[in-house]
RNA sequence: AGAGUUUGAUCCUGGCUCAGAUUGAACGCUGGCGGCAUGCCUAACACAUGCAAGUCGAACGGCAGCAUGAAAUGGGGUAACCCAUUUUGAUGGCGAGUGGCGGACGGGUGAGUAAUAUGUAGGAAUCUACCUAGAGGUGAGGGACAACUUAGGGAAACUUAAGCUAAUACCACAUAAGCCCCACGGGGGAAAGCAGGGGAUCUUCGGACCUUGCGCCUUAUGAUGAGCCUACAUCGAAUUAGCUUGUUGGUGGGGUAAAGGCCUACCAAGGCGACGAUCCGUAGCUGGUCUGAGAGGAUGAUCAGCCACACUGGGACUGAGACACGGCCCAGACUCCUACGGGAGGCAGCAGUGGGGAAUAUUGGACAAUGGGGGAAACCCUGAUCCAGCAAUGCCGCGUGUGUGAAGAAGGCCUUAGGGUUGUAAAGCACUUUCAGCGGGGAGGAAGGAUGAAGUAUUAAUACCAUUUCAUUUUGACGUUACCCGCGGAAGAAGCACCGGCUAACUCUGUGCCAGCAGCCGCGGUAAUACAGAGGGUGCGAGCGUUAAUCGGAAUUACUGGGCGUAAAGGGUGUGUAGGUGGUUGGGUAAGUUAGAUGUGAAAUCCCCGGGCUUAACCUGGGAACUGCGUUUAAAACUGCUCGACUAGAGUAUUGCAGAGGGUAGUGGAAUUUCCAGUGUAGCGGUGAAAUGCGUAGAUAUUGGAAGGAACACCAGUGGCGAAGGCGACUACCUGGGCAAAUACUGACACUGAGACACGAAAGCAUGGGGAGCAAACAGGAUUAGAUACCCUGGUAGUCCAUGCUGUAAACUAUGAGAACUUGCUGUUGGAUGCAUAAAGGCAUUUAGUAGCGAAGCUAACGCGUUAAGUUCUCCGCCUGGGGAGUACGGUCGCAAGACUAAAACUCAAAGGAAUUGACGGGGGCCCGCACAAGCGGUGGAGCAUGUGGUUUAAUUCGAUGCAACGCGAAGAACCUUACCUACUCUUGAAUCCACAGAAUUUUGCAGAGAUGCAGAAGUGCCUUCGGGAACUGUGAGACAGGUGCUGCAUGGCUGUCGUCAGCUCGUGUCGUGAGAUGUUGGGUUAAGUCCCGUAACGAGCGCAACCCUUGUCCUUAGUUACUAACGGGUUAAGCCGAGGACUCUAAGGAGACUGCCGAUGAUAAAUCGGAGGAAGGUGGGGACGAUGUCAAGUCAUCAUGGCCCUUACGAGUAGGGCUACACACGUGCUACAAUGGUCGGUACAAAAGGCCGCGAAACCGCGAGGUGGAGCAAAUCCUAUAAAGCCGAUCGUAGUCCGGAUUGGAGUCUGCAACUCGACUCCAUGAAGCUGGAAUCGCUAGUAAUCGUGGAUCAGAACGCCGCGGUGAAUACGUUCUCGGGCCUUGUACACACCGCCCGUCACACCAUGGGAGUGGGUUGCACCAGAAGUGGUUAGACUAACCGAAAGGGGGUCGAUCACCACGGUGUGAUUCAUGACUGGGGUGAAGUCGUAACAAGGUAGCCGUAGGGGAACCUGUGGCUG
Repeated sequence: AGAGUUUGAUCCUGGCUCAGAUUGAACGCUGGCGGCAUGCCUAACACAUGCAAGUCGAACGGCAGCAUGAAAUGGGGUAACCCAUUUUGAUGGCGAGUGGCGGACGGGUGAGUAAUAUGUAGGAAUCUACCUAGAGGUGAGGGACAACUUAGGGAAACUUAAGCUAAUACCACAUAAGCCCCACGGGGGAAAGCAGGGGAUCUUCGGACCUUGCGCCUUAUGAUGAGCCUACAUCGAAUUAGCUUGUUGGUGGGGUAAAGGCCUACCAAGGCGACGAUCCGUAGCUGGUCUGAGAGGAUGAUCAGCCACACUGGGACUGAGACACGGCCCAGACUCCUACGGGAGGCAGCAGUGGGGAAUAUUGGACAAUGGGGGAAACCCUGAUCCAGCAAUGCCGCGUGUGUGAAGAAGGCCUUAGGGUUGUAAAGCACUUUCAGCGGGGAGGAAGGAUGAAGUAUUAAUACCAUUUCAUUUUGACGUUACCCGCGGAAGAAGCACCGGCUAACUCUGUGCCAGCAGCCGCGGUAAUACAGAGGGUGCGAGCGUUAAUCGGAAUUACUGGGCGUAAAGGGUGUGUAGGUGGUUGGGUAAGUUAGAUGUGAAAUCCCCGGGCUUAACCUGGGAACUGCGUUUAAAACUGCUCGACUAGAGUAUUGCAGAGGGUAGUGGAAUUUCCAGUGUAGCGGUGAAAUGCGUAGAUAUUGGAAGGAACACCAGUGGCGAAGGCGACUACCUGGGCAAAUACUGACACUGAGACACGAAAGCAUGGGGAGCAAACAGGAUUAGAUACCCUGGUAGUCCAUGCUGUAAACUAUGAGAACUUGCUGUUGGAUGCAUAAAGGCAUUUAGUAGCGAAGCUAACGCGUUAAGUUCUCCGCCUGGGGAGUACGGUCGCAAGACUAAAACUCAAAGGAAUUGACGGGGGCCCGCACAAGCGGUGGAGCAUGUGGUUUAAUUCGAUGCAACGCGAAGAACCUUACCUACUCUUGAAUCCACAGAAUUUUGCAGAGAUGCAGAAGUGCCUUCGGGAACUGUGAGACAGGUGCUGCAUGGCUGUCGUCAGCUCGUGUCGUGAGAUGUUGGGUUAAGUCCCGUAACGAGCGCAACCCUUGUCCUUAGUUACUAACGGGUUAAGCCGAGGACUCUAAGGAGACUGCCGAUGAUAAAUCGGAGGAAGGUGGGGACGAUGUCAAGUCAUCAUGGCCCUUACGAGUAGGGCUACACACGUGCUACAAUGGUCGGUACAAAAGGCCGCGAAACCGCGAGGUGGAGCAAAUCCUAUAAAGCCGAUCGUAGUCCGGAUUGGAGUCUGCAACUCGACUCCAUGAAGCUGGAAUCGCUAGUAAUCGUGGAUCAGAACGCCGCGGUGAAUACGUUCUCGGGCCUUGUACACACCGCCCGUCACACCAUGGGAGUGGGUUGCACCAGAAGUGGUUAGACUAACCGAAAGGGGGUCGAUCACCACGGUGUGAUUCAUGACUGGGGUGAAGUCGUAACAAGGUAGCCGUAGGGGAACCUGUGGCUG
C1' cells in the first nucleotide's frame, strides 16, 4: 500500500467481497511446562446450607457457664496434703442485659435515569461524628427503666402485669469567657465520669486529697466528607410542532443545615420552543479501551472517580451522616413454618444450587502482610484483602533434542517405466539434559508484640504512664515457595488449517450437476490442481481453524477529504421573512483571533528515559503528555461591534428606443360546416385494396345568399418579448419589465434565501354559457390466426367563454441564483458614437441580447469553452448500489382524480454512463454473382431403377440428416464381404515369448449342417563345434491377444462449407487514459486490398495474379508399331512393299500475347472504349491450386490414438437367414408419352481407354443371349471394337397407335460350390400406366445447354449410378426495381451463445416477507372520579400521665386515642399509543424448458418517452399538450 467481481474487450460511476488489528468470547480438532492477568455479557430469575459487623468489664448493675483464691462442713490420710459438698463476685474473666462507638465504610449490581445524572470550569446561602492549632469549664441534685424475681398468655415468634436496682442511660438546678436571639433595654443556653500510682493530712476505711492518662461540656481554627446553585458539553426520531396552571414572576408566611414555588395565601400573566420545546424509543456517565497516518468511528468487562439500586411500591425513625443491601413500619407478589389462632424471609456480599443460555470457576486456606471497626492495650472481628484450586480465556517465555550420517535403505506416492519424490528425513554413530520426574538443601515477603535492663520526659515522686536503645523470646495462609545442588535416561512432550484466483502451497485415485464445496468470483453433467481420500507441499505452532462482533481498508457521509449536463443527484418559476455572506477609508473597542503568565486538567493507562523479577509479559521511579476549561496581561493585522467619511455595488430622476410582455373592449377577411335558392345528373367518398357511409326523396360538382363557432395563411427568421408556464390578424384604452446615452442625486440601501406567499402547459373537476371543425369513450366497416389496435366512415365528453378548483410534465439548456477574472473568429436583433454619403447601401468603435465554430483549461468519455461543464467567492436545493418504491402506513392539502411528505421486511451481485470492435436491422449508399430478368432444357404427374424416412421383422448391422444427408461411406450384399439375427461350437484363442512332445507333410473311415470330434495309415527330413539349433505341428502354464464395444463433445489425420468470396494480418511510427484507431478510409479503376492519385503514415506477410498441367498457332529435333507428298513395285482394293522425313501424328525443347502499337475518354495517372496486326486480345479456354477463420460441421466403422468397458465373452469359428421386407412419404435418375418421330434396308465419320487368373480375331453352330475355336497381342503393331445421332431410301398417318415398354407366362444362355429367398442377359408370348405433367422448383452464358453414342474403375457374375471420351450443336442477357447470397462504407442498437438475439405483462402452481382487515389478547400512558394502609404534619371536646411548678386542688408538658390534609397499592369510566394475533384480501419478491400474446431494443415493423384522461385478457391502445434521450 491494495486486490477480486458488471463487459466480447475498455474507461468511468457504483455497490458487494477479501487480505489487517482487536475481544470478558463461544464452537470444532488437538494439548508438555511455567509466569502474569482474566472469568454469568443471558433471568435486576428464584434461592437450600455455611460464612460476610462487630467490639468495649478501663461506662454500668451483675455472675448463667469456665478457671483461681478464701471460708465452712464431711471423708481419706501419721502428716504434708488430697477428694467431695456448700458458701463467698474476692480475682482472672464473662453468656444475656443497660450504656457507648461502629452497623451511612468496606463488598455487589447496572434495573431505573436523556437530566434531581455525568464531565469540565466556576459560585454562595450551608452542615460535618471521629481527627486537629487554640480558649474556657467539668459544681450540686433528682426520678426512672432493663437485667433479675414473682405471676400470667402463646405451638411458636413473642408478650402482659406487679416488684427491686446501677450507670459515661434520663431530667431539673447553678454557672457562662467565648456562643445564640434582640426592639440594644435585655433575654437564653452545658457537662460524666473512669483507670493507674501515691508522700504528707483527713476519713464513716468505701475514700477524700495530689498526680498521670483517657473521657465529658461550651466555643472555635483547620482538615476531611457531604448538601445546594450556574454555564457549557452529553444518543436516535419532525411519519413527535406546539408544551406549561405551582406553570413564570412578585409580596407575606411556613419549612430546611442551607438559597429557592421547596410549601402555602394573595397579586400579575407569564415561561419554554425550529439554535428543536413537548412526546416516543434507547441508554448508567467518565478517566479510559479497541481501531485509525490522523481527523474520526465504535465501545464503557477487569482497575479508578461519580451516580443509582438492594424482592416490587410507599414511608418515616434513629443518627454527625440514611429515608439505610445483611435496620424499622405498611401494602403487594412469592417462598417457608404452624397446634390454623398466627408467624418468618429477602445472596445485584463470598462460596454454592436450580433455571435461562453458545457460554463463564471452589459450598477452599489465612488474618502472616495491606487496610477497616471497636478497645488504653493485649486482642477480637473482617468471604475487604492476601493466597491457593479450576479453565490454553488472553498475553509472555521455554521445551518436545543437537551434530554427523547416501546403500540416497525399506515402505508410501507419482512415473514418459528410465526414474523422481518423501529425504539427512529415518536407521546407525557420537553428544547434551533445559522442562517434567526422584532425592537433598533453601532465601525474601517480619514491620511489630511480649519480657527484662538502661536512659529521657512528666510529676512532690526514684511510683504509674509515655518514649528511646540494647538483650532474650515470639508471629508465614501461601509452602513439598522462589532459587540452588545431585541422580538417571533421548528418555515423558505436535498439532491445526490450507494448497482454482484473490493468496504462500500440486499430483494421483474415487465420484459423475450426484454426493458435496463456497468469503467473493464460482467448482461438480466420465480425464475435477475447486467435492471425498491419499502422497507431497505451504502457513502458523501448544495451539490452529470456524462463528459472532468493532474499527480499518471505505475519499461508499468526504471537517481534513466527494459529488449533481448524459452515471444517483438543480427545487417548474419568481417575490421575499429569519438566517448566512457582504464595497472603499479613518478613529475607537477588544467579542472572535494571536502570544505570554497562572490555576486546573485525580491516580492508573498511552509515550520517553531508568530500575526490579535469569528474559519477556508484568511490576515500579522520574519525566513528558492529557491537544480542554477558567483567570489574567499584552498585541490590534484580519473578522465583529461602534462613530464618522466616500462612490466604483445598488437605486432614483431626465431624454429616447425595440418588442407575438400582460389585461379589457371593439373590428376584419380567408377557409371548413350547416341552411335556403338556382344550374345539373349518377355517382360521390374513402383505401394498399375495399367496405361501412352519403346519393334519383337529386348527392358530389358549381353559382348566389344567410347563420354560427373556432383559429388568425403569407410576413416568419437557430428573429423578438416575458421569471417560468408561455405569447402571433387589426384598432383603442389600462399596465409591467428591459435597453441606450448623458448629467444630477441618495450613500452599501447589496447577494442568497429554510419556512411563507404568488404564478404555473396539457389533461381533469364544479357551476353556467357556447358548440363550426377536430375528437378520448362508443358504433360500424376493413385487416388479421385473433385485432378490445394501427387504416376507413361516423361520433359524445372535451377542446372555446366566464367564475372557482387542481398544482403536475422529457415544467429540458435534462446545466439553481449572484459576483469577479481568463486568447479569438463569424452571423444576426435592439441602441449609441465617429467617418463617409445627393439618397439608399456602407466602414469603424462600443453596449445589451441571441446563434455557429473554436485557444488555454476542464471532462470517464461524449463534449463544454466570456451565454463555461474553465479559475475563484457567497448562499440555497439535492444525491449516496439495483429492485421492493416514489410504494405502504401516518400526516397535510384537494369536491374527486390525486398531489406533497415518505419508510421497512425481503431479494440480487450487480444496476448504470460514455466510448470500442463485431453481429444484426421489415436503416441508407456503392458493387458483384445463372441471384433476378431474357432464353433453352428439365424435376414435380406415369412406369421402373436407386437412396432415405417410416413401418415391419429373430435380424431387417452401422454411420451420413437444411443449404453443406438422401445413385452418400458402398469403384458394385446370392456364399464370402458382414459388422446384424437364429442355432451349434472354442476359451492363451490368428500373433510373440517359455516348456514338453512330435519332423513337416500326405491320407483313410465314422458321426455331424459344418466348424469340429473320434479312430487309424504312410512318413522320420535340414544344419551341427554332437551340447544342441532352425522351420513347422500339437499339448500345457501364464504374461497377453482380441473387440466394426462407448465417447468425433478427449484427439491426430483427412474432408465438407461460407468461397476461388477478396479478404485476413503484422512491424515501426502517430493518435487515444484505454478497449482500439490509423495503415486497410477517401477520389477513380479492376475479376481482384488489381492498379493509380490523395493521405500520419511508411513498409511487410498470408491470400489475388503469375510460376505448374492441358488445349489452341508456328518452329526445331527425332521417325516406329504412327504417317504417305514425290519416286518405284504391287493388289479387285488396301502404306501392302521398297523407300521417304515433306504432311498428319507422336513427344521433347522453343517461339508467341505484353494493353506492346494507334486513336478517343480520363487528372497529363491507373485504366476504359474502339482499331490495326495476329492462330489467339485484354485472365485466350479448361484444370490443379482453397488466406485468417466459422460451423464443439463430418468421420473412434479406412487408419492412428487417450480414457472407459467386455475377457468360457461385447472375443473366435461354422451353417442357415437378414442387410433385397412394404400400406405409405421424399430425394436423385432412366425410359417414355411420339412424325424434328417409330420401324426396316443401305451407308459415312471419332476420341479416349483397357487387356495374361486377361483381351480374345478369323472361321463354324445357334433367331438370339451365346457356344465351339484358338490366330494375334504384355500392345501407336493384336484384341475389346460395329461408334451413334447423321446421310440415302421405304413404311406408318395422329391412333393409347407399327408410340410406350412395365408386368406376367413359357423357354433358354452365362458366371459361379451354389442363382429359392436374391443375379444379369436372350427368345417367344403378354402389352400396364402414360397423350408433356398443380402449387412449387432445378441446371445452364459457347464448343456451353441440349442431344448422340463410346470407354474405364469396382468386378467370378451383377449399372439407368460414378468417372472419362469424343460426334452434332443452339437460344438469350434490355438491365439491376425486385428475390437469394456475398463484399465495402455509413447509421441505430437495451444484441455479444451475437435477431434462431434480447425482452414485457396478465394467467396457473409452489414458497417467502409485507400492507389492509370484522376483530381478539397484552404493554405503556393521558384525563375524570372512587378509595385511602403505614407515616409525617395540623387540630383535639376522650383516656392516661415519674422527674418541673404549686401548701393543696391543680397547672405546664407528654403519651395513647380520635379527626383533618397529603399519599402508595387498588378500582371504575373514557381516550391515546405500541406489540402480538386474525377468516378473508391487496400488491411485491423468488422459483424447472407451464399458458396467452409480442409491448420495448433496428424506422422493432404504428418512432419512442413524460404528464393527464378514458378504454381493454395481458403486455398495452387512443385522445390532448410537451420532449428528442
Small-subunit ribosomal RNA from a metagenome, 1525 nucleotides, folded computationally. The sequence is in RNAcentral, with records from SILVA. The coordinates come from a structure-prediction model, not an experiment, and the mean pLDDT is 86.